[in-house]
Context: one part of a larger RNA
RNA sequence: GCCUAGGAGUUAUUGUUUGUGGCGAGCUUAAGUGUUUAAGGCACGUAGGCGUAGGGAAACCGAGUCUGAAUAGGGCGAGUAAAGUCGCAGGCAAUAGACCCGAAGCGGAGGUGAUCUAUCCAUGGCCAGGUUGAAGCUUUAGUAAAAUAAAGUGGAGGACCGAACCGGUCACUCUUGAGAAAGUGUCGGAUGAGCUGUGGAUCGGAGCGAAAGACUAAUCAAACCCCGCGAUAGCUGGUUCUUUCCGAAAUAUAUUUAGGUAUAGCCUCGUUGCGCUGAUGACUGGGGGUAGAGCACUGAAAAGGCAAGGGCCCAUACCCGGGUACCAACCCUUACCAAACUCCGAAUACCAGUCAAAGAAGCACGGGAGUCAGACUGUGGGGGAUAAGCUUCAUAGUCGAGAGGGAAACAGCCCAGACCACCAUUUAAGGCCCCUAAACAAUGCUAAGUGGAAAAGGAUGUGAAUUUACACAGACAAUAGGGAUGUUGGCUUAGAGGCAGCCACCAUUUAAACAGUGCGUAAUAGCUGACCUAUCGAGUGAAUUUGCGCCGAAGAUGAUCGGGACUAAGCAUUGUGCCGAAGAUGUGGGCUUGCAGUAAUGUGAGCGGUAGGAAAGCGUUCCUGAGCCAUUGAAGCCAAAGCCGACAAGGCAUGGUGGAGGGUCAGGAAGUGAAAAUCUAGGC
Numbered sequence: 001g002c003c004u005a006g007g008a009g010u011u012a013u014u015g016u017u018u019g020u021g022g023c024g025a026g027c028u029u030a031a032g033u034g035u036u037u038a039a040g041g042c043a044c045g046u047a048g049g050c051g052u053a054g055g056g057a058a059a060c061c062g063a064g065u066c067u068g069a070a071u072a073g074g075g076c077g078a079g080u081a082a083a084g085u086c087g088c089a090g091g092c093a094a095u096a097g098a099c100c101c102g103a104a105g106c107g108g109a110g111g112u113g114a115u116c117u118a119u120c121c122a123u124g125g126c127c128a129g130g131u132u133g134a135a136g137c138u139u140u141a142g143u144a145a146a147a148u149a150a151a152g153u154g155g156a157g158g159a160c161c162g163a164a165c166c167g168g169u170c171a172c173u174c175u176u177g178a179g180a181a182a183g184u185g186u187c188g189g190a191u192g193a194g195c196u197g198u199g200g201a202u203c204g205g206a207g208c209g210a211a212a213g214a215c216u217a218a219u220c221a222a223a224c225c226c227c228g229c230g231a232u233a234g235c236u237g238g239u240u241c242u243u244u245c246c247g248a249a250a251u252a253u254a255u256u257u258a259g260g261u262a263u264a265g266c267c268u269c270g271u272u273g274c275g276c277u278g279a280u281g282a283c284u285g286g287g288g289g290u291a292g293a294g295c296a297c298u299g300a301a302a303a304g305g306c307a308a309g310g311g312c313c314c315a316u317a318c319c320c321g322g323g324u325a326c327c328a329a330c331c332c333u334u335a336c337c338a339a340a341c342u343c344c345g346a347a348u349a350c351c352a353g354u355c356a357a358a359g360a361a362g363c364a365c366g367g368g369a370g371u372c373a374g375a376c377u378g379u380g381g382g383g384g385a386u387a388a389g390c391u392u393c394a395u396a397g398u399c400g401a402g403a404g405g406g407a408a409a410c411a412g413c414c415c416a417g418a419c420c421a422c423c424a425u426u427u428a429a430g431g432c433c434c435c436u437a438a439a440c441a442a443u444g445c446u447a448a449g450u451g452g453a454a455a456a457g458g459a460u461g462u463g464a465a466u467u468u469a470c471a472c473a474g475a476c477a478a479u480a481g482g483g484a485u486g487u488u489g490g491c492u493u494a495g496a497g498g499c500a501g502c503c504a505c506c507a508u509u510u511a512a513a514c515a516g517u518g519c520g521u522a523a524u525a526g527c528u529g530a531c532c533u534a535u536c537g538a539g540u541g542a543a544u545u546u547g548c549g550c551c552g553a554a555g556a557u558g559a560u561c562g563g564g565a566c567u568a569a570g571c572a573u574u575g576u577g578c579c580g581a582a583g584a585u586g587u588g589g590g591c592u593u594g595c596a597g598u599a600a601u602g603u604g605a606g607c608g609g610u611a612g613g614a615a616a617g618c619g620u621u622c623c624u625g626a627g628c629c630a631u632u633g634a635a636g637c638c639a640a641a642g643c644c645g646a647c648a649a650g651g652c653a654u655g656g657u658g659g660a661g662g663g664u665c666a667g668g669a670a671g672u673g674a675a676a677a678u679c680u681a682g683g684c
Base pairs, nucleotide, nucleotide: 001684002683003682004681005680006679011096012095013094014093015092016091017090018089019088020087021086022085023084026050027049028048032044033043034042035041036040054061055060064076065075066074067073099238100237102235106228107227108226110225111224112223118202119201120200121199122198123197124196125195126194127192129161130160131159132157136153137152138151139150140149141148165189166188167187170185171184172183173182204220206216207215241617242616243615244614245613246612251264252263253262254261255260265371266370267368268367269366270365271364273363274362276359280356281355282354283353284352285351286350292344293342294341298338299337302334303333304332305331309327310326311324312323313322314321374399375398376397377396378395379394380393381392382391383390404415405414406413419589420588421587422586424585425584426583430579431578432577433564434563435562439576440575441574442573443572444571445570451566457551458550461548462547463546464545465544466543467542468541469540470539478535479534480533481532482531484508485507486506489503490502491501514529518527519526590607591606592605593604594603595602596601618673620670621669622668623667624666625665626664628662629661636657637656638655639654642652643651644650
């Protein structure tokens, strides 16, 4: 993992509510007793309980009473009137283990453990070999004697090296192991606070501890077994047949509260309670200070004008003064900004009134819930960085609890809400070259595979529109020629001749030609430009707006628009078609519910669904009654086809096997339905 079996809302009491039954201003017995056809009934039993009257703490009073000085006022009652009570069944709650399994833990004057291990006691055992060479002693030297020195002897040591033995430093291997701690190499101690055999002592808030909270039988910040015990678990997991109707919430407030709970909100069922009150629409009437706008207030803030006041300079004994390209209030002109500004001011929304609105609308009361982690998208804001698949409000939608089509794939986007069937029709979003259902036509644009990611910025890319300048009296470009004279203008300068610099920038001849655009020279010279002519013969420049493109453009496994591919099969604007969903329609069928109807039936509306509410059924075991089947074959098991149940849970029949019990109808009672719980047991 699979198979088979087991496996979770029960029972008692009390309360409340619904249904149903008995009796009814009453209802009812409990223990017990008697009797009986004896797991059961029947009769008695009126103690007690609930109700029939309330008010008060009570005494007490009483349709009233309490408070109060009160005959006041007020509270709770009475009234129009009024129903209870005892069973049975269902829902729910409380108390109990209370739907089931699950802790770590806490307690016990209950017990078992020191065969592991810690320490101790008694009695035994063990430590190859090698090294070092303490004290003491002897001899010699030495001394007055000692001290002292040397040699020898000697054999000390928590001494040294290193096996057994004890340990466990580092590394690797193993790590569903050979092993619930090992193996290999390496390493520490190895005459000692050494190691070890046997027997014995000390234990659970206790022992023992060269002390690590270590160890006390693979268990230790309090052992193990049993008991309290089904501890408790606002936590996790699981919770077993079918169909039908409706169908949420993830919010507010409070909380030693934040993943819990209570009340409200939202769901459901009932009362044939109320009855048109409801969503929504139309009309009418309201208040507002948002969007926008504005600058009249409060602030912020740009330029100019005017101009108090101030700064600086000059002048000045003082008083007067002068200048200023400095700063600048008020005021004026022009132009702006604001969540905590407003002279103004919408659209919506909200409130109210009237009318319409019989709806799976509304309101009230009662029974039962679930929900209190929400998510994204659009819009209006706050926080953040006008970041986040961020966070927090409001508002709408979707998901949640929603299948289907589109977006390649893709809860939250777009379209659209699945009762069932159909090899019918028609559309939505989105599409129509092939994968892949369906397409053609027209006018333009794009050349970048742009399409099929992106900014500031950049560019004779290219299309459209507009403005403007020049141009057959010849433009633009190109080529050829001219480009002069007064004059080397004046000044300055060593020089300054168009061309260092300053000033001026005239006049003449001309087709035209600057007191000179640049290069150049020491200064001249030289080259060139402006300007003119010729050649040529038609457009040439400069701007603005706009469509589509280009560059800007760097990422980590191999690329790509979903792919192939495409110059349209891209983009823009049109036209006409088609495809395309569980939408809509058609045909047939089922169910719920409203209305009409005696009914048959007709006619409307509806039937996605998690938590959850409500309803109707199927099946299992046993019991009672009635009535049946069965060796001419019960139950059980196997089998693909058949029939019934509208569908389903299921039922029946038939054949085989099996070999003795088992259905049906009407009721009753439950150990009543398994795929899940790291579920339990067994098997494979």
A computed fold for a 684-nucleotide part of an RNA from a bioreactor metagenome, annotated as large-subunit ribosomal RNA, domain II. It matches the Rfam family "Bacterial large subunit ribosomal RNA". Its family is annotated with structural constituent of ribosome and ribosome in the Gene Ontology.